[in-house]
Context: one part of a larger RNA
RNA sequence: AAGUAACGAUAAAGGGGGUGAAAAACCUCCUCGCCGGAAGACCAAGGGUUCCUGUCCAACGUUAAUCGGGGCAGGGUGAGUCGGCCCCUAAGGCGAGGCUGAAAAGCGUAGUCGAUGGGAAGCGGGUUAAUAUUCCCGCACUGACUGUUAUUGCGAUGAGGGGACGGAGAAGGCUAAGUGGGCCAGGCGUUGGUAGUCCUGGUGAAAGGAAGUAGGUGGUCGCGGUAGGCAAAUCCGCUGCGGCGUUAACACUGAGACCCGAGACGAAGUAUCUACGGAUACGAAGUCACUGAUGCCAUGCUUCCAGGAAAAGCCUCUAAGCUUCAGAUAACAGUGAACCGUACCCCAAACCGACACAGGUGGUCGGGUAGAGAAUACCAAGGCGCUU
Repeated sequence: AAGUAACGAUAAAGGGGGUGAAAAACCUCCUCGCCGGAAGACCAAGGGUUCCUGUCCAACGUUAAUCGGGGCAGGGUGAGUCGGCCCCUAAGGCGAGGCUGAAAAGCGUAGUCGAUGGGAAGCGGGUUAAUAUUCCCGCACUGACUGUUAUUGCGAUGAGGGGACGGAGAAGGCUAAGUGGGCCAGGCGUUGGUAGUCCUGGUGAAAGGAAGUAGGUGGUCGCGGUAGGCAAAUCCGCUGCGGCGUUAACACUGAGACCCGAGACGAAGUAUCUACGGAUACGAAGUCACUGAUGCCAUGCUUCCAGGAAAAGCCUCUAAGCUUCAGAUAACAGUGAACCGUACCCCAAACCGACACAGGUGGUCGGGUAGAGAAUACCAAGGCGCUU
């Protein structure tokens, strides 16, 4: 220079009350404004206590601060079913033997790892200052082991099936959700109307069980033969005959609706208690129609060429073997289901950007009116007014 520039989006504040030494900024109430495919809600990654409560204000906060993602102290994360661990494999890694190399080492078989993929099973309500599909209540489900009873050809690292998959498009059946009526509870207006075709609020319900629908796919069953499936096979494949059938039956698959689950939940109000935050008890209606998804049936159907993972779990078959045992199937009963994560932020003041930085960051939900629409405008729930 200079008490100058700046104080980080022009979404916006005003008032009453409280606390306090002190209040534009903290708490609370009223009014106003902003977002609303987000500036709301929930996950993954990443962070690592930032969460909740009490207390403090030196420093941190671009000002003040009684406030804070700041200091100090105490508290908080509860799982057979959510995710991991586990079983399985992909790209890729490692790699017994092996090959190569002067060596270091390189490659690689059998294997063994490796999720971003495949594989058993949970929903609804309640509760805390802070966790909840984890605690509690109610109702479920899975696979393992043991026992009892009944029946009985069981058995794999082998064989076969299955798992098992692309893009685009179209039509149908549904549901979520929404809207309107009905129903339930409350209201009746100091102003033109207001006992009505009025106003405000509510009208929500799972997994699972049972049954198997709209729809989709395939002919199916029996008895023979059999040079293939590295051995075997009753399985798969190939093949012969017959029955039923070809708008069908049968089998498999399959949303949704109906029924059970269904006791709970549920507003205003009333009563009792109260540390005035709240707690406890009582508890109404809980239906019909329309619209209707980008969700489900659907890994379906049609079509196209560029022709769209693997392996295990699972089912069937036998080999060795076992055959009063073991094993298998069914029912019932019992036991056990360990370990790790779980707070909080998550389009952000908590992650990546040296900052409480107008930048960046994958997925899910995504209501109303107008609209083709997830555009846009205004609103709901909810959240904010961006720390001078």
Description: Large-subunit ribosomal RNA, domain III from Shewanella sp., 388 nucleotides, folded computationally. Taxonomically the source falls in Shewanella (Bacteria, Pseudomonadota, Gammaproteobacteria, Alteromonadales). Model confidence (mean pLDDT): 81 of 100.